[in-house]
RNA sequence: UUCUUAUCAAGAGAGAUGGAGGAACUGGUCCUGUGAAGUCUCGGCAAAAGGCUCUUUAUGAGUACUGUGCCAAUUCCAGCGAACGCGAAAUUGUUCGAGAGAUAAGAA
Numbered sequence: 001u002u003c004u005u006a007u008c009a010a011g012a013g014a015g016a017u018g019g020a021g022g023a024a025c026u027g028g029u030c031c032u033g034u035g036a037a038g039u040c041u042c043g044g045c046a047a048a049a050g051g052c053u054c055u056u057u058a059u060g061a062g063u064a065c066u067g068u069g070c071c072a073a074u075u076c077c078a079g080c081g082a083a084c085g086c087g088a089a090a091u092u093g094u095u096c097g098a099g100a101g102a103u104a105a106g107a108a
Stems, first nucleotide, its partner, number of pairs: 001108008013042005021031003025079004043071003049066002051063004055058001075100001080097006
């Protein structure tokens, strides 16, 4: 990097450094000198994988030890399609699915 599977409406921030961007992409909208990204320290969240414990041995429960991950806004919203609805039309609302993306585990 590619493929497969699972999850994505919940949860969790302070300090130092830095000095203008950031929220993947496009559009919107938003965050940001009352200090963005990045880096470091400490703290926290979750419990998918491994470990450990328990039992009624299961597609079980618990723990948070290991390696990851995460800590503005539903993946911030939409993007492609379908169904139903509003509207004279442009447009627009709800739901579902796909796509894209993120993370983990496995494989090549």